[in-house]
A computed fold for a 76-nucleotide RNA from an archaeon, annotated as transfer RNA. The RNAcentral record of the sequence draws on ENA. Its mean pLDDT, the model's own confidence on a scale to 100, is 80. Rfam family: tRNA. The family's RNA type in Rfam is transfer RNA.
RNA sequence: GGGCGUGUGGCGCAGUUGGGAGCGCGCCUCGAUGGCAUCGAGGAGGUCGCGGGUUCGAAUCCCGCCACGUCCACCA
Numbered sequence: 001g002g003g004c005g006u007g008u009g010g011c012g013c014a015g016u017u018g019g020g021a022g023c024g025c026g027c028c029u030c031g032a033u034g035g036c037a038u039c040g041a042g043g044a045g046g047u048c049g050c051g052g053g054u055u056c057g058a059a060u061c062c063c064g065c066c067a068c069g070u071c072c073a074c075c076a
Stems, first nucleotide, its partner, number of pairs: 001072007010025004019056001027043006049065005
């Protein structure tokens, strides 16, 4: 330098056909218990890697860039 893959709450991930941003764990509050654990109820938390484009509408399609992983090439 080239190919492929990945990037979504604090962590791990889903989102398959373009229209609701979600699940588990964690965190906070409340309740049950004398207390802890545990269980139940509620809640906070997201520039969907970045920028642009297409579209009535983009996590999803297109272009460029960045980071990481992997393979190849190059140099030695």